[in-house]
RNA sequence: GGGCUUGUAGCUCAGCUAGGUAGAGCGAUCGGCUCUUAACCGAUCGGUCAAGGGUUCGAAUCCCCUCAAGCCCG
Numbered sequence: 001g002g003g004c005u006u007g008u009a010g011c012u013c014a015g016c017u018a019g020g021u022a023g024a025g026c027g028a029u030c031g032g033c034u035c036u037u038a039a040c041c042g043a044u045c046g047g048u049c050a051a052g053g054g055u056u057c058g059a060a061u062c063c064c065c066u067c068a069a070g071c072c073c074g
Base pairs, nucleotide, nucleotide: 001073002072003071004070005069006068007067010026011025012024013023020057027045028044029043030042031041032040050066052064053063054062
């Protein structure tokens, strides 16, 4: 230098193929239960979908470009 994969909540990830309300588990907070703790149950808290631009009525999703991480080729 070239190619491929990945980037979504504090953490691990799904959603992308087929554009249409951003989700799950864990976590944190509060409450229930319990003599107490743990476990269990309920509620709540949570997001610049890596950055920028484009297409579109509408983009996490499609296109361009940049950045970061990993792998491969030279």
Predicted 3D model of a 74-nucleotide RNA (transfer RNA) from a Methanomassiliicoccaceae archaeon.
Its Rfam family is "tRNA". By type it is a transfer RNA.